[in-house]
FMN riboswitch aptamer (RFN element), 139 nucleotides, folded computationally.
RNA sequence: CAUCAGCUUCAGGGGGUGGUGAAAUUCCACACCGGCGGUGAAGGGGCAUUGCCCACAAGUCCGCGAACCUCUGCCUUGCAGAGGCCGAAUCGGUCAGAAUCCGAUACCGACGGUAAAGUCCGGAUGAAAGAGGCUGCAC
Numbered sequence: 001c002a003u004c005a006g007c008u009u010c011a012g013g014g015g016g017u018g019g020u021g022a023a024a025u026u027c028c029a030c031a032c033c034g035g036c037g038g039u040g041a042a043g044g045g046g047c048a049u050u051g052c053c054c055a056c057a058a059g060u061c062c063g064c065g066a067a068c069c070u071c072u073g074c075c076u077u078g079c080a081g082a083g084g085c086c087g088a089a090u091c092g093g094u095c096a097g098a099a100u101c102c103g104a105u106a107c108c109g110a111c112g113g114u115a116a117a118g119u120c121c122g123g124a125u126g127a128a129a130g131a132g133g134c135u136g137c138a139c
Base pairs, nucleotide, nucleotide: 004136005135006134007133008132009131010130016030017029018028019027031119032118033109034108035064036063037062038061044054045053046052047051059107060106068084069083070082071081072080073079074078089105090104091103092102093101111122112121113120
């Protein structure tokens, strides 16, 4: 110290004001939010000297996760396996180079409940992409 095994911790944000109405945080107007890994040219820091390193940097570029649907199995009301489903961006600028920077204008968001919900309540004190810690083994 790569890898592998075991244990363990952590791991999602957001409805405010007004309008209509018998009733809406669900409709309408204006608001508000952005999981995980990768990529990545801003800006920042360091060493040094024009190159290298460090942390950080995309909701809509690539991939993943939860959810939802179907089938099968079992010690049957939940777990396992297989399959399906799995949202959304353009234009302009700078540049050698931008899906990522800057500007502008857009767009997206499971299921059940309820006046129709990304934001309320519920499954969920759950699960999980993954991130870290400890221990052990080989070389």
Notes:
It matches the Rfam family "FMN riboswitch aptamer (RFN element)". From the family's description: The RFN element is a highly conserved domain that is found frequently in the 5'-untranslated regions of prokaryotic mRNAs that encode for flavin mononucleotide (FMN) biosynthesis and transport proteins. Its mean pLDDT, the model's own confidence on a scale to 100, is 77. The sequence was found by an Rfam model in a public genome assembly. The model forms 100% of the base pairs in the Rfam consensus.